[in-house]
Context: one part of a larger RNA
RNA sequence: UCUUGGUUAAGGAACUAGGCAAAUUGACCCUGUAACUUCGGGAUAAAGGGUCCUCACAGCAAUGUGAGGCGCAGAGAAUAGGUCCAGGCAACUGUUUAACAAAAACACAGGGCUGUGCAAACUCGAAAGAUGACGUAUACAGCCUGACACCUGCCCGGUGCCGGAAGGUUAAGAGGAGAAGUCAGUAGCAAUAUGAAGCUUUGAAUUGAAGCCCCGGUAAACGGCGGCCGUAACUAUAACGGUCCUAAGGUAGCGAAAUUCCUUGUCGGGUAAGUUCCGACCUGCACGAAUGGUGUAAUGAUCCGGACGCUGUCUCAACCAAGAGCUCA
Numbered sequence: 001u002c003u004u005g006g007u008u009a010a011g012g013a014a015c016u017a018g019g020c021a022a023a024u025u026g027a028c029c030c031u032g033u034a035a036c037u038u039c040g041g042g043a044u045a046a047a048g049g050g051u052c053c054u055c056a057c058a059g060c061a062a063u064g065u066g067a068g069g070c071g072c073a074g075a076g077a078a079u080a081g082g083u084c085c086a087g088g089c090a091a092c093u094g095u096u097u098a099a100c101a102a103a104a105a106c107a108c109a110g111g112g113c114u115g116u117g118c119a120a121a122c123u124c125g126a127a128a129g130a131u132g133a134c135g136u137a138u139a140c141a142g143c144c145u146g147a148c149a150c151c152u153g154c155c156c157g158g159u160g161c162c163g164g165a166a167g168g169u170u171a172a173g174a175g176g177a178g179a180a181g182u183c184a185g186u187a188g189c190a191a192u193a194u195g196a197a198g199c200u201u202u203g204a205a206u207u208g209a210a211g212c213c214c215c216g217g218u219a220a221a222c223g224g225c226g227g228c229c230g231u232a233a234c235u236a237u238a239a240c241g242g243u244c245c246u247a248a249g250g251u252a253g254c255g256a257a258a259u260u261c262c263u264u265g266u267c268g269g270g271u272a273a274g275u276u277c278c279g280a281c282c283u284g285c286a287c288g289a290a291u292g293g294u295g296u297a298a299u300g301a302u303c304c305g306g307a308c309g310c311u312g313u314c315u316c317a318a319c320c321a322a323g324a325g326c327u328c329a
Base pairs, nucleotide, nucleotide: 001324002323003322004321005320006319007318008317010315011314014313019310027051028050029049030048031047036041038147052069053068054067055066056065057064058063070074082308083307084306085305087303088302089300090299094106095105110145111144112143113142114141115140116139123130124129148295149294150293151292153225154224155223158222159221160218161217162216163215164214167213168212169211173207174206178202179201180200181199182198185194186193187192226244227243228242229241230240253287254284265281266280267279268278269277
């Protein structure tokens, strides 16, 4: 010097990103216990008091009451919640990155949509077959949301899905108009021309399903949810009007938010002093309704802010113990 323990005057978070670490609290008995609440909780809330030994009495006893005694200290050592206030997120218990992340992520009960009538759909397999299921729509599968309470607005133009079949388009196939080649023959002295049937090669019209176009439905399907100008008897603002565009122009609720750039927005609270925090405002760069919206008791090794208690975290360091460090083996 380091590590691990222990003690500390006065102060008590001034430390620090942050009370990290440490300290406080702690068992049992008695008293007592708020807001809020889903009436179960919250709750060991909080806040107080007691605890040893001897004798007497009561009692079957545990124990209680009274009297007395000792110590600094009686759960005499050890093991054994610090508490409260106010927010964000997630309802909850659970699960997870074996070995840097335990969470607000995943799951969840509950909700919804879609498919599936059983030789079910989905899935595995080349098939047989298996799974689903020795189940049968109160079932199974896929997707989304995520307790509970109050709710879940408008848009079907695009994409998807479902339904429709009149018309348009359309493959193979069917069809075979026509064309070409070959060739008996015919004409010709020849060159050559022509050329029936057959065969070969092509091949127009016509016909021809689903799909697509088309017509409708569907958003707890994928998704989307405007701009400009004017207007009230101070000013300001605009209930109101005009106009352009759209499939429709964001409803309720919430809002500087896990979302707000400008921004440490403005006001209020808390502090001597507060880029954080809480309550408001709304000018929402760029919230918003099962990619769920807003609340919410309880829960959380969750995250943010504050208070009390407590302390060597600090002012500011000191001392003690054990081990290491050094030398030799």